[in-house]
Molecule: Guanidine-I riboswitch aptamer
Organism: Actibacterium lipolyticum
Parts: sequence; C1' cells; structure tokens
RNA sequence: GCGCAGGAAGCUUAGGGUUCCGCUGCCCCAUGCGGCAGGUCUGGUCCAAGAAGCUUCACCCACGUGGCAAAUUCCGCGCGGGCACACGGCGGGCCAAAAUCCCGGGAGAU
Repeated sequence: GCGCAGGAAGCUUAGGGUUCCGCUGCCCCAUGCGGCAGGUCUGGUCCAAGAAGCUUCACCCACGUGGCAAAUUCCGCGCGGGCACACGGCGGGCCAAAAUCCCGGGAGAU
C1' cells in the first nucleotide's frame, strides 16, 4: 500500500414514538363504541438492537458408532467442546410515528 472477515429464526430488554386501547382536558344538532386536542400521559397494543440478554437451528473441531472387510478422507447417528472481536457519524428510508430499527460490521477511524 492492497485485500478479506463476522449465518438464520424466535422470545425479551435498553430504547422509541402515538395508529388502536386506556388516561387527561374541552365540546355538543347531546350522553354516544360521539367529536377535537394532548406522548411535556406511568401504561396495554405497536416498532426495536451487529457492537444488549436468553433459546433453537445452522456451522466448525474431537471422540464413539453404523453404512463397510479395512480406512485419516464420504454420508448418517450419538456425545463433548467451540462459535471470537467489535470505535463509528452526517444524511436518507419505513410504517401512524419515532428510534440504539433499515441503508449499516456501510462512509470514516483504529
């Protein structure tokens, strides 16, 4: 100087807003499953993490075992282990809206 990395899903949480519910206030051609406003309303629904948690699957390694007489190689099963590290904008995008969501383990930095 150049190049490469880091799987998927589910349930949660930090966080996020305000469609729906609830709550608060006001209104009435009136008491309604009503209308309007409010998230500077704790909440339920909702969105939600690569760098948060848990689980499952996938993947890798060793051993055992079967296919198979033999075998380190191929495939299946069982069992044990592993699955590390991880600073980061501006801006844009989505749904009602916002976000530590998505672009994005991106640009950049190291």